Background
A computed fold for a 360-nucleotide RNA from a Syntrophomonadaceae bacterium, annotated as Bacterial RNase P class A. Its mean pLDDT, the model's own confidence on a scale to 100, is 78. Of the family's consensus pairs, 93% are formed in the model. The organism belongs to Syntrophomonadaceae, within Bacteria. The sequence is in RNAcentral, with records from ENA.
């Protein structure tokens, strides 16, 4: 100078005007209700959307419902140590794959408990023999009996590799190195890594059944708690006099109607729940970090069909243009609170760190 990698961080800035949500406060004047007290409007002041408020995937808190204890089944989750209220997050690390490298990626127990299943092609996909190679028989056969698993064929994958010895012809059948596997010792809290040693080998698949090992009730702020009209309906008592209707005519029975009291439930509507909370920010310790502690220091929306917005001017950025002037500004937008993943996004800012040319 060119081409990557891995984090952080920003998401315009000021002013005037008009307008809305929330709270505090005034109401001396003005409109309305009201006997006031105060109410609505009004007036002042402060205050008002994000990194993702999104997806509602994960986990919690808080609430109600179900529950005596113990199990299966189901579903999730699976390398190791740490963080965290917890998590299927997050850090640090092992072991595997990629990349020249910074780094990236991984749903990573168990295939020696059982079972299934391995297309097509092949004899055989688990304990296989087509071709072939040996030896025995036969005049001879694309015959027979037997014996190998080197060699060829077939597959994505053939029963450890490669080499020597050995052998009728071959094999871990014996040796060397390698690869796997048991032990044993070292190191390391652990996954796991070296080293010796030994018996000579055991296909692959578990996002197939299943086998261990851990977790695990359900619903969701429209959860739920309180208060509660008018109007209609329920229940008890009483006034009621033995009215009145209806039960097909009569009698008993039964059933309905009026007024006062008083009870509970309960719409509509209102009040909590409703934001102090695993919290922001700083500065100091602990720790590789994740994160934790200590101490200062602020209080930051809380709507109910849902305010957060409009207009202009100055500035800053980024684009066109020779200038004058013109254009642009993304993804999105709270709804009981949190922690995390995940998706989206115009522009810009900044740290480390690789690789390539080249200069001194």
């Nucleotide at each position: 100078u060119g081409a990557g990698c891995a984090g952080g961080c920003c998401g315009g800035a000021u002013g005037a005007c008009c307008g809305c949500g929330g709270g505090c406060g005034c109401c001396a004047g003005c409109g309305c209700c009201g006997a006031a007290a105060g109410g609505c409007g009004g007036c002042g002041c402060c205050u008002g959307a994000g990194g993702a408020a999104a997806g509602u995937c994960g986990g919690a808190g808080c609430u109600c419902c179900a529950c005596a204890g113990g199990g299966c089944a189901g579903a999730g989750c699976g390398c190791u140590g740490g963080g965290u209220a917890a998590c299927g997050c997050c850090c640090a690390g092992u072991g595997g794959g990629g990349g020249u490298g910074a780094c990236c990626c991984c749903a990573a127990g168990g295939a020696a408990a059982g079972u299934g299943c391995c297309a097509c092609a092949g004899a055989a996909a688990c304990a296989a023999a087509c071709c072939g190679c040996c030896g025995g028989u036969g005049g001879a056969a694309g015959g027979c009996c037997g014996g190998c698993a080197a060699g060829g064929g077939u597959g994505g994958a053939a029963a450890g590799g490669u080499g020597a010895g050995g052998u009728a012809a071959g094999a871990g059948c014996u040796c060397a190195c390698c690869a796997g596997c048991a032990g044993c010792c070292a190191g390391g809290c652990g996954a796991c890594u070296g080293g010796c040693u030994g018996g000579c080998u055991a296909g692959g698949u578990a996002a197939a059944c299943c086998c261990c090992g851990c977790u695990u009730g359900g619903a969701g702020c429209a959860a739920g708690a309180c208060c509660g009209a008018a109007u209609a309906g329920g229940g008890a008592a009483g006034c009621g006099a033995u009215g009145g209707a209806g039960u097909g005519g009569c009698c008993c029975g039964c059933u309905c109607c009026g007024c006062u009291u008083c009870c509970g439930g309960g719409u509509a509507g209102g009040u909590c729940g409703c934001u102090u909370g695993a919290g922001g920010u700083g500065c100091c310790g602990g720790g590789c970090a994740a994160c934790c502690g200590g101490c200062a220091u602020c209080c930051c929306a809380g709507a109910c069909a849902g305010a957060u917005g409009g207009u202009c001017a100055u500035c800053a950025c980024c684009c066109c243009u020779g200038a004058c002037g013109g254009g642009g500004g993304a993804c999105a937008g709270a709804a009981c609170u949190c922690c995390g993943c995940u998706u989206a996004c115009a522009g810009g800012c900044u740290u480390g760190c690789u690789c390539a040319c080249u200069g001194a």